[in-house]
């Protein structure tokens, strides 16, 4: 230059004008205004896994269910991460994430094929042995057909999967039969915490495949989610108490009406609690009148230091949305980046105008740790193979 393979980061800026919502002050006609200050992501999202927290159950062990599964670490935990191993892909950077046990047992392996597992034999090879049978010998033997019993599993054929691969002796054809490498199993020895691996021996192969079938092994897990929990508390009903009055005719008197005086109008309390409101949710607790100050927090945002790394430590700073139908937005200029292709200028690259756009994917709802999935473009680092120059 060209092709790629890993990471890490950024998701417009600065002005103005109008608004939204929380906190505090402060001012009010109490309906609100003013002034400071805070207001969305990298996935806030799917709820797929874990954990705070809250409530219920719970001596203690076991059953039944779920869940994870090669080795070491990390973590509050985890099915996550990190670093390695063993299989698979790539010339390589790397990338896949597949990973306990198939001689404990039990079950399935559809079609096709001989045979889907105590093997077995369809085309096939052979047919040395034994058998018929010819031919030949005086015999003894030799020699030929059958393919009958048998032999055997190279070779064909079926499937996804067919009883260890290839060769080379061997054999009547064959055959781990024998050897030689390779692959497997087992030993001892070496290096590693291990998982493994490397090397020397030895075994002739110890005997499909499926466990996201039931099943064994080991280790995890009580049940229920903020609509959890808490606190307040109408109306209606229920108890207990006092009780003769109590309501209505527009304020007052008379007056009336009505329902009631032990079969109890009407008031007062009380307890569960439901509408509903407040919290939980300004990170949290503890002390102050206040300001504020101390302590926890897996919180966050830097620095050092330890680790190959997740990650842990330890110093400083900091408290960073709390809405409830649910705010964080619109408008306009400048800059700045994308993108378009049309015009000017150049040998060329580029720059310059102009013209469109601030975007993709998306948005709190107790909270964090991950995972997955969606996604437009931009920066930046590390690193492979190719070609060329020096």
């Nucleotide at each position: 230059a060209g092709a790629g393979c890993g990471g890490a980061c950024g998701u417009g800026g600065c002005g103005g004008u109008c608004g939204c919502u929380c906190a505090u002050g402060c001012c009010u006609u109490c309906g609100g205004g003013c002034a400071u200050g805070g207001g969305a992501g990298g996935a806030a999202a799917g709820u797929c896994c874990g954990g705070g927290c809250a409530g219920g159950a719970c001596a203690g062990g076991g059953c039944a269910g779920g869940g994870u599964g090669a080795u070491g670490g990390c973590u509050a935990a985890c099915g996550g991460c990190c670093a390695c191993c063993g299989g698979g892909a790539g010339c390589g950077a790397u990338c896949c994430u597949c990973g306990g046990g198939a001689c404990a047992g039990u079950g399935c392996c559809a079609c096709a094929g001989a045979a889907a597992a105590u093997a077995c034999a369809c085309c096939g090879c052979c047919g040395a042995u034994g058998g018929u049978u010819c031919c030949u010998u005086c015999g003894c033997g030799g020699g030929g057909a059958c393919a009958c019993a048998g032999g055997u599993a190279a070779g064909g054929u079926u499937g996804a999967a067919a009883u260890g691969g290839u060769g080379c002796g061997g054999u009547a054809a064959g055959a781990g039969c024998g050897c030689a490498c390779c692959g497997c199993g087992g030993a001892u020895g070496g290096c590693g915490u291990g998982a493994g691996u490397c090397a020397u021996c030895u075994g002739g192969c110890a005997g499909g495949g499926u466990a996201a079938a039931c099943c064994c092994c080991a280790c995890c897990c009580c049940c229920u989610g903020c609509a959890a929990g808490a606190c307040u508390a109408a109306a209606c009903a229920g108890a207990g108490c006092c009780g003769a009055g109590u309501g209505c005719c527009g304020g007052c008197c008379c007056g009336g009406c009505a329902c009631g005086c032990u079969u109890g109008a009407g008031g007062c309390u009380c307890g569960g609690g439901u509408a509903u409101g407040u919290u939980g949710c300004u990170u949290c607790c503890g002390c102050u009148a206040a300001c504020g100050c101390g302590g926890a927090g897996a919180g966050c945002c830097g620095g050092c230091g330890a680790g190959u790394a997740a990650u842990c430590g330890u110093c400083g700073g900091u408290c960073c949305a709390g809405a409830u139908a649910a705010a964080u937005g619109a408008c306009c200029g400048c800059c700045u980046g994308g993108c378009a292709u049309c015009c000017c200028a150049u040998g060329a690259u580029g720059u310059g105008g102009u013209g469109u756009u601030a975007a993709a994917c998306a948005g709190g709802a107790c909270c964090c740790g991950g995972c997955u999935u969606a996604c437009g473009c931009g920066u930046c680092c590390g690193c492979u193979c190719u070609u060329u120059u020096u």